[in-house]
RNA sequence: ACGUGUUCUCAGGGCGGGGUGUAAUUCCCCACCGGCGGUAUGGGGAGCUUCCUCGAGCCCGCGAGCGCCUUCCGGUUAUCGGAAGGGUCAGCAGAUCCGGUGAGAUGCCGGAGCCGACGGUCAUAGUCCGGAUGGAAGAGAGCAACG
Numbered sequence: 001a002c003g004u005g006u007u008c009u010c011a012g013g014g015c016g017g018g019g020u021g022u023a024a025u026u027c028c029c030c031a032c033c034g035g036c037g038g039u040a041u042g043g044g045g046a047g048c049u050u051c052c053u054c055g056a057g058c059c060c061g062c063g064a065g066c067g068c069c070u071u072c073c074g075g076u077u078a079u080c081g082g083a084a085g086g087g088u089c090a091g092c093a094g095a096u097c098c099g100g101u102g103a104g105a106u107g108c109c110g111g112a113g114c115c116g117a118c119g120g121u122c123a124u125a126g127u128c129c130g131g132a133u134g135g136a137a138g139a140g141a142g143c144a145a146c147g
Stems, first nucleotide, its partner, number of pairs: 002147003005143006016030004031127002033116002035062004042054005057114002065092002067089001068086007096112005118130003
């Protein structure tokens, strides 16, 4: 220094204006937002052969939710309701192109697009309310011994 173990802390943003209407932050027009790790032709910095740091919503992968599966409980027996667990499956389930530069770009520069769980609601929600004072990808710090 790295790996393994363990404890603690942290870990998501956004409806402003106008229109219609009995009613809409849900529809229509304009607007606003972008979790985590990786990749890196861009930016910044230093003690400048080298190192540090920032850099993709739509490239690769991950996460929460619903589904699914397992167990238990209830039951009016409707594969109906509830609770706990799994994280295998990847079903819902996601979205990018054009021009430029260059050896090389779906990442840079310019332009034009596109996407966003479930339940609720006087009216259809990425932005409101709720599960959630939850969970979690992961990030940081501490500790102990072993390799």
Molecule: FMN riboswitch aptamer (RFN element)
Organism: Rhizobium hainanense